[in-house]
Context: one part of a larger RNA
């Protein structure tokens, strides 16, 4: 010098990175893959029209009947006043007749309103268990195994496939029968499941049409690199589909979606030439071994498999055994040339508890799929069943060590939808750690032949030392107030996890911030006390046994500086 690094002593801040190198042990919790109602039949809720029924809530009409209230040239009655007094008059008060209505109660009957609810139908929308479709083979992780055509790299495939996406070329017809969900009814402690019965589809089947593919024949051309291949032309066989919804005034029209075929792009298979670890205290290795015929198998060549036939094949240019090991761009370090490494990024390649097998499918022998064994674990009603962090966080062990059960789908991407959108622990952010770079700051100027203390000291004095103090100044950084992004794009509008961050302005105030190693050469940096081969110190030489620059303190010096040492490993 370098580091995924740990210790030990400090530590103000900041931006980028980086962070289980051991047990790929083991595993509680949440989350890591879903989506489409424009494929389908159902089920629920919601609104809005209609009808039916019930309840109540105020009118209206008619009729009955029972009450108040008004009023009146009308009768009775009791009184202030007037008048001498009687009669009388004016007033009031009661009772009783008539008579009026924009008075009330209560009962039948009637219309038609509105509030609640229940039922039915229709129409619109929302939700979604299951049936269908794509997606789940990507993304995320780790390096167990692998010394291999597994990686680099350059090549072939006349020996191969590709879902989705782009280009062309043709179609898209006519029919069936099921089955889930549902309902009913059993079983079971759950995990589920068994049986009757209904029903849909872009789910499955039958048929039809064949531009076209494919096969089998005949024939002509072409072209190479054996086997061949392309390419044309005739004959015969086989061999497709699927509907929905939107837009539009409709529509046989446009888009998305089906079928069939050719090309294309991007991905993938398979063969090869050459390169990269150690070890001969591993020298012989091989029975599908090596190669031929034929057959199966596959997308395809191929001992890939399989009958037969031959006896071959590798090998001191290291075979075959054994160790260790993912490989690469790259990292490091060195002037190179080499050495050493391969963590994080990115390409590949492998793995998913451990071993084994396939279905599904365009792609898987499938990390969050399934089936068998195993081994651990957990549930149990003891019959019987569930699991599988080497995704993110988290825990436990283990280790000298390696972080948060965080925020958001706002970018970027990716899955599905036509599309709002829905998921996305992928990401993007944020939090922890001086783990590592890089960047700031802990004050600046003046200040004495030099205060206090401290240390030495030939006792004069010398150093700490402009160092403080002490004046004057500044605010980086910090506190507190105020303003405040860009990342955002997709017609417009809306939409920011980060974050009220960054970063701008005032305002207070030297105020919030210095360690660690070292000093005997090596190798910058010296002197006192203490110890006395003791207690120690040490990288290598060595130090220490009474005057230790080497151990311990102190004083001073010397290097680095939010780090300094010390250890480990590579150069």
């Nucleotide at each position: 010098g370098a580091c995924g690094a740990a210790c030990g002593c400090u530590u103000g801040c900041g931006g980028c990175g980086u962070g289980c190198c051991u047990a790929a042990g083991a595993a509680a919790u949440g989350c890591a893959a879903g989506u489409c109602g424009a494929g389908c039949g159902g089920u629920u809720c919601u609104u809005g029209c209609g009808c039916u029924c019930c309840a109540c809530c105020g009118a209206g009409c008619a009729c009955a009947u029972c009450g108040g209230g008004g009023g009146u040239u009308c009768c009775c009655u009791a009184u202030u006043c007037c008048c001498a007094a009687a009669a009388g008059g004016c007033g009031u008060g009661g009772g009783g007749a008539c008579u009026u209505g924009u008075u009330g109660g209560u009962g039948u009957g009637u219309u038609g309103g509105g509030u609640g609810g229940a039922g039915u139908g229709u129409a619109a929308g929302a939700a979604u268990a299951g049936c269908g479709g794509c997606g789940a083979a990507c993304g995320g992780u780790c390096g167990c195994g692998u010394a291999a055509c597994a990686c680099g790299u350059a090549g072939g495939c006349a020996a191969c496939c590709u879902g989705c996406c782009c280009c062309a070329a043709a179609g898209a017809c006519c029919g069936g029968g099921a089955u889930a969900a549902c309902a009913g009814g059993g079983g079971g402690a759950a995990a589920c499941u068994c049986u009757u019965g209904c029903u849909a589809a872009u789910a499955c089947c039958g048929g039809a049409u064949g531009u076209g593919g494919c096969c089998u024949c005949a024939c002509c051309a072409a072209g190479a690199c054996a086997u061949c291949u392309u390419g044309g032309c005739g004959a015969g066989a086989u061999u497709a589909a699927a509907g929905c919804g939107u837009c539009u005034u409709a529509a046989c029209g446009g888009c998305g979606a089906c079928u069939u075929u050719g090309g294309g792009a991007g991905g993938g298979g398979c063969c090869u030439g050459c390169g990269g670890c150690c070890u001969a205290u591993c020298a012989g290795c091989u029975a599908g071994a090596u190669g031929g015929u034929g057959a199966g198998g596959u997308a395809a060549c191929g001992g890939c498999u399989c009958a037969c036939c031959a006896u071959g094949g590798c090998g001191a240019c290291g075979a075959c055994g054994g160790g260790u090991a993912g490989c690469u761009g790259g990292u490091c370090u060195g002037a190179g040339a080499g050495g050493a490494u391969g963590g994080u990024c990115a390409g590949c390649c492998g793995g998913a508890c451990u071993g084994g097998g396939a279905c599904u499918g365009a792609g898987a022998c499938a990390c969050g799929g399934c089936c068998c064994a195993g081994a651990c674990u957990c549930c149990u009603a003891c019959g019987g069943g569930g699991g599988g962090c080497a995704g993110c966080a988290a825990u436990u062990a283990g280790g000298a060590a390696u972080c948060u059960u965080g925020u958001g789908c706002a970018a970027u991407g990716g899955g599905c939808g036509a599309a709002a959108g829905c998921c996305u622990g992928a990401c993007a952010c944020a939090g922890c750690g001086a783990c590592g770079c890089c960047g700031c700051g802990u004050g600046g100027a003046g200040g004495a032949g030099g205060a206090c203390g401290g240390c030495c000291u030939u006792c004069g004095g010398g150093u700490u030392g402009u160092a403080a103090a002490c004046u004057c100044c500044u605010u980086u950084u910090g506190a507190g107030g105020g303003g405040g992004a860009a990342g955002a794009a997709a017609c417009a509008a809306a939409u920011g996890a980060c974050g009220g961050u960054a970063c701008c302005c005032c305002u207070c105030g030297a105020a919030u911030a210095a360690g660690c190693c070292c000093c005997g050469g090596c190798u910058a940096a010296c002197u006192c006390c203490g110890u006395g081969c003791c207690a120690g110190c040490a990288g290598c030489c060595g130090c220490g046994g009474u005057a230790a620059u080497a151990c311990g303190g102190a004083g001073g010096g010397g290097g680095c500086g939010a780090g300094c040492g010390u250890u480990g490993u590579c150069c």

Small-subunit ribosomal RNA, 5' domain from an uncultured bacterium, 571 nucleotides, folded computationally. The full RNA is in RNAcentral, with records from ENA and SILVA.